[in-house]
RNA sequence: UUCGAAAAAGGCAAACUGCGUGAAAGCGCAGGACGCAAAGCCACAAGCCUAAGGGCGUCUCUAAAACCGGCGUCUAUGGCGGUUGGGUUGCCGAUG
Numbered sequence: 001u002u003c004g005a006a007a008a009a010g011g012c013a014a015a016c017u018g019c020g021u022g023a024a025a026g027c028g029c030a031g032g033a034c035g036c037a038a039a040g041c042c043a044c045a046a047g048c049c050u051a052a053g054g055g056c057g058u059c060u061c062u063a064a065a066a067c068c069g070g071c072g073u074c075u076a077u078g079g080c081g082g083u084u085g086g087g088u089u090g091c092c093g094a095u096g
Stems, first nucleotide, its partner, number of pairs: 002094003011036002016031006034082001040088003044085003047080003053075007
């Protein structure tokens, strides 16, 4: 460097539950283990998730409108590292 996870030492922790946080996706802590040879770390690329805010349409109110409000739709400045690629660090063993 590349490969592997048999052994040894270990590590992480899905779903779910409780508490907290956030508009949500999600995240943090505790319990809990489906699994993981990087399921350590990093949002550069792709992909996926959410839509507070913003745009558009429509409904409503109205003499007619606007505003407020309802619904739909688009949008990432939000998020996912246990979606993939990539970068980077690392235990054991084998190979070069």

The RNA shown here (c-di-GMP-I-GGC riboswitch aptamer) has 96 nucleotides and comes from a Candidatus Dadabacteria bacterium. The organism belongs to Candidatus Dadabacteria, within Bacteria. Rfam family: c-di-GMP-I-GGC riboswitch aptamer. Its family is annotated with cyclic-di-GMP binding in the Gene Ontology. The coordinates come from a structure-prediction model, not an experiment, and the mean pLDDT is 87.